Predicted 3D model of a 152-nucleotide RNA (glmS glucosamine-6-phosphate activated ribozyme aptamer) from Pseudobutyrivibrio xylanivorans DSM 14809. RNAcentral holds the sequence, with entries from Rfam and Ribocentre. Its Rfam family is "glmS glucosamine-6-phosphate activated ribozyme aptamer". It is annotated as a riboswitch. For this family Rfam cites "Backbone and nucleobase contacts to glucosamine-6-phosphate in the glmS ribozyme" (Jansen et al., Nat Struct Mol Biol, 2006). The coordinates come from a structure-prediction model, not an experiment, and the mean pLDDT is 77.
């Protein structure tokens, strides 16, 4: 320095529950009350610093996926830095491995099943199906002005 085995860890659609609501267990005629369980299925999302609003994109055999708290890759706004606009420089106008439109193609988990643990709400694992959006690929049109260098 390399390999090869076991083990962690690998966080943001993310973590959490302060006795809320809902479920489950014992008690109890009964209200109650102890203890517990669940409380967002994937899929997609970060050039850098700063600030500012806010329930921050997609969908799906979930439909309490209710509420509520914490945080957050979105969206705006300065400033930088990159990029497209067919060489450079500069401004404008978009974008962030980076321009617009049209069109075409483009991908998941969870439910149920099984198995396991649990008295029981539930919980772990297992292998299969089915989705949208963006990203991505094809294709077709479309894409500023000024100065300047080369060529022909």
């Nucleotide at each position: 320095u390399u390999c090869c085995u076991c083990g962690u860890u690998u966080u943001a659609g993310c973590g959490c529950c302060a006795u809320g609501c809902a479920c489950c267990a014992g008690u109890u005629a009964a209200u109650a009350c102890u203890g517990g369980u669940u409380a967002a299925c994937g899929a997609g999302g970060a050039g850098g610093a700063g600030g500012g609003a806010u329930u921050u994109u997609c969908g799906a055999a979930a439909a309490u996926u209710c509420g509520g708290c914490g945080g957050g890759u979105g969206c705006c706004c300065u400033c930088c830095c990159g990029u497209g606009c067919a060489g450079c420089c500069u401004a404008g106008c978009g974008c962030g491995u980076a321009c617009g439109c049209a069109u075409u193609g483009g991908c998941a988990a969870a439910u149920a099943u099984g198995c396991a643990g649990g008295u029981a709400a539930c919980u772990g694992c297992a292998a299969a199906a089915c989705a949208a959006a963006a990203a991505c690929a094809g294709u077709g049109c479309g894409a500023u002005a000024g100065g300047u260098a080369u060529u022909a």